Model confidence (mean pLDDT): 84 of 100.
This is a predicted structure of a 348-nucleotide part of an RNA (small-subunit ribosomal RNA, central domain) from an uncultured bacterium.
RNAcentral holds the full RNA, with entries from ENA and SILVA.

[in-house]
Context: one part of a larger RNA
This record gives sequence, structure tokens and C1' cells, in this order.
RNA sequence: UUGGGCGUAAAGAGCGUGUAGGCGGUCAGGUAGGUCCGUUGUGAAAACUCGAGGCUCAACCUCGAGACGCCGAUGGAAACCAUCUGACUAGAGUCCGGAAGAGGAGAGUGGAAUUCCUGGUGUAGCGGUGAAAUGCGCAGAUAUCAGAAGAACACCCGUGGCUAAAGCGGCUCUCUAGUACGGUACUGACGCUGAGACGCGAAAGCGUGGGGAGCGAACAGGAUUAGAUACCCUGGUAGUCCACGCCCUAAACGAUGUCGACUGGUUGUUGGGGGUUUGACACUCUCAGUAACGAAGCUAACGCGUGAAGUCGACCGCCUGGGGAGUACGGCCGCAAGGUUAAAACUC
Repeated sequence: UUGGGCGUAAAGAGCGUGUAGGCGGUCAGGUAGGUCCGUUGUGAAAACUCGAGGCUCAACCUCGAGACGCCGAUGGAAACCAUCUGACUAGAGUCCGGAAGAGGAGAGUGGAAUUCCUGGUGUAGCGGUGAAAUGCGCAGAUAUCAGAAGAACACCCGUGGCUAAAGCGGCUCUCUAGUACGGUACUGACGCUGAGACGCGAAAGCGUGGGGAGCGAACAGGAUUAGAUACCCUGGUAGUCCACGCCCUAAACGAUGUCGACUGGUUGUUGGGGGUUUGACACUCUCAGUAACGAAGCUAACGCGUGAAGUCGACCGCCUGGGGAGUACGGCCGCAAGGUUAAAACUC
């Protein structure tokens, strides 16, 4: 390199926007770069293949023919690729319509609960566990009624919805992104993918400044135990929260890249549209999403099965025995923690 693969065996980048590149709808016409055909030049000899001949055969040698993938010139063909011109609407997009949604950002606001301070009532226990103890309490706790603070939003809540993913849930307002459906008015291939690049990216962690109710790494004490640097209990600092700036990793999972085409059915549910009906309910058709089951087919099996892991196409990423190792060295990035790129010796 050919070839084989990537749900679970090694392997889909965490996700998107998009540059180069690769690939690209229908019709007509032109050109002739690729492509194809003819002619011609060149393609040294030797070697190679075939045929014939010479050494007694063979190796070897001689002769003839072929071939010499290539390139140049020239004449033609015009299906396909390319390119130019014109046209189209089925891809893509715009517009209009009434809709759904925890999509994002900012501001405001509500009740329940918890803790705490002070004050009122009130008296001896409270708390905690398998059982206890540490702890709190006559300096008046627990309980109960007022006040303050921070954080999270019970029920509704649903294999419900939205978002590219991460993720998103009290209520109201402002700003804002995307989607599906229907109409078929408009543009007329404007498309798909995407090396680099750029942006977003849970939690933990870092910097500066706030905030700090509850929870709670570390830490302290009490138990348990042979021990108990744990599980259980009482406390409790970072942190968790906010603003701004970093970090850039996860079992970032559907362990399944994105886009398109095609291929039997059944059941639920969400959003839109249509039919039937005076209307509603019910029934039914259709488009888009989300679940369950399953024909064919696929699969090592498990299972997947119109949302494919089926049948195909376009493009990207990735894999190549286990360990050493996602490590060392070097580069790049980072305040650091570290991230990313990424070996070898050796060994089985």
C1' cells in the first nucleotide's frame, strides 16, 4: 500500500461554527483540460516472452518477432468528469400564518422549610443510635410566638418538553437564539462533509472581591472493632452561592460521527395540519419528535430492527496483541493543579 474494522472484543474526536480540500440535483447548448479511438515520432544495446538455429544435451550463445506500462506531435469522438453560457425546481434558503417548549441573558418578586440573634410564654430535660457516648441545657435549652439571613424551588412532574453538546424546573417582566407543522408567494444548487482554526464545554480545582443558612472533603471528638487513619454519631474549615477572569477534563454514554437515499408491520405518547361532525367527544389520515414490541435482513452472541447495528452513497475522526503507558523526553497551553501531542528499551 492492498485489505479488515470501530454498541459491548482495540477503535466515533465532549459538542458546534467553519477555512483549505474531497464530493455534489434536473434540462439544453458550446469548448475539448481529463477520458476514449486512429496515425506518427521516440522508447540504444543487453535483459524478458515467443519462434527458429548453433555448441553431443543443458546452462550459454546467435537470429527473428513481440513487448518496452512512459512521453511528444497530429487527426478525430463528445457519453462521463471538468469548464463556459442559458434555463428549471424535487435539494437548500427566504417570506407569510397560527402554535409548543425547565432553550439562553438580565431585573424583580413569592411561599414552605432550615439555622441564628433579641424579646415574650414556659420547665427539666433535649439530641442521637443497633445500643450508646461525645454534644446542647437551671448562665433557662428542647417546645411555642414575633424578627433576620442565605440557599433550594415540594405538589404540578410525565420512558413529558427544550437545547449542538455540556445542560435546563417557583412566579412576573424585558431582551434574545433555534425548531416542527401548514401555505406554496419568492431566490434558483446558493448544497453535504470538514484537516488546521475558532467558539462553547458538568463536577472538582485556581485568582481577585463579596457572601456564607443548610450541607460538608480536611480536621477534632464519641462509638464500633483484634485494630478502625472507615462505615454510625456530635461538631466543623475549604468548598458549595454571586461577580469577573482562568482551568478544559468525565462511564462528556445511545459506550453507536455528520448528512442523504431506500426497505413489511403493531402499540403508546408530545407538537402541528387535514377529513368526518352544527360543535365537542370519539374515529381516521398525515408531517415532525419521543418510547415499547417485533417481518426481512444484520450480528460471535447479546441484541439492533424506517430514530438500524438492515441495503447503499459522500466526507471526517479513530484502531492494529497484553504490560511498560496515555507514561518519559521534547513542543504547545496553564498562575498552579495539570492538560494536549506522544515514544522506546525491556518483558509475557